[in-house]
RNA sequence: CGUACGAAAAGGCAAAAUCAUUGAAAAGUGAUGACGCAAAGCUAUAGGGGCUAACGUUUUUGUAACUAUGCUCGCCAGCUUCCGUU
Repeated sequence: CGUACGAAAAGGCAAAAUCAUUGAAAAGUGAUGACGCAAAGCUAUAGGGGCUAACGUUUUUGUAACUAUGCUCGCCAGCUUCCGUU
């Protein structure tokens, strides 16, 4: 220095829920809070999966169906990366 591994130490992030707020919605942001996380760091036009369906299209005119350039990175994945009992 690289790879595997994940004990210890130093730390880090923050689920659900509640309140406020943005949004058509999914969901996001802030505060409180901690379910958990060795990448729960970054990337959504490298790729896949999932969610929503405003606009649009179809229509049996229905509270219907289809549709992402919207959302999700704490689903997989790609990229980067602290420490060192081993």